[in-house]
Molecule: transfer RNA
Organism: Candidatus Iainarchaeum sp.
């Protein structure tokens, strides 16, 4: 130096192609219910600058351009 892939609640993913309410899944946390109790299980509820800026739009996780940081190829 050039390709590819990937950054989304504490963790792990889905959503992006096809702009339209943080939208959903597992775990986890905290609250009830079950129980002699715990575990399981069941209800709930909190937790998201969607890596960061600037753009286009009525409207950006999502499209566009640069920057950062993890993998991986090539030279």
């Nucleotide at each position: 130096a050039g390709c590819g892939g990937g950054g989304u609640g504490g963790g792990g993913c889905a959503g992006c192609c096809u702009g339209g309410a943080g939208u959903g899944c597992c775990c986890g946390a905290c609250g009830g219910g079950c129980u002699c109790a715990u575990a399981a299980c069941c209800c709930g509820u909190a937790g998201g600058u969607c890596a960061g800026u600037g753009g286009u739009u009525c409207a950006a996780a999502u499209c566009c351009a640069c920057u950062c940081c993890c993998c991986g190829c090539u030279a």